The RNA shown here (transfer RNA) has 75 nucleotides and comes from an Opitutaceae bacterium. The source organism's lineage runs through Bacteria, Verrucomicrobiota, Opitutia, Opitutales and Opitutaceae. It matches the Rfam family "tRNA". It was read from a public genome assembly.

């Protein structure tokens, strides 16, 4: 160097091209508690990145990055 998968909240995952991206845990605030933990209410947080195609794109396309595998080179 080539080829193949692949990126969404701190982590793990949903979203048939269509309303305001949603859950799980984790973080906070509050409630209960003698205090803690469970529990119950709330609240904050995501779509690598730039272009296409579309009436509309996490979703399809391409280009770059950034992660994995293989494979080549290492004479």
């Nucleotide at each position: 160097g080539c080829u193949c998968c692949u990126g969404u909240a701190g982590u793990u995952c949903a979203a048939u091209g269509g309303a305001u991206a949603g859950a799980a845990u984790g973080u906070u605030g509050g409630c209960c508690u003698c205090c803690g933990a469970a529990g119950c209410c709330g609240a904050a947080g995501a779509u690598c990145c730039g272009g296409g195609u579309u009436c509309g794109a996490c979703u399809c396309c391409c280009g770059g990055c950034g992660g994995g595998a293989g494979c080549a080179c290492c004479a």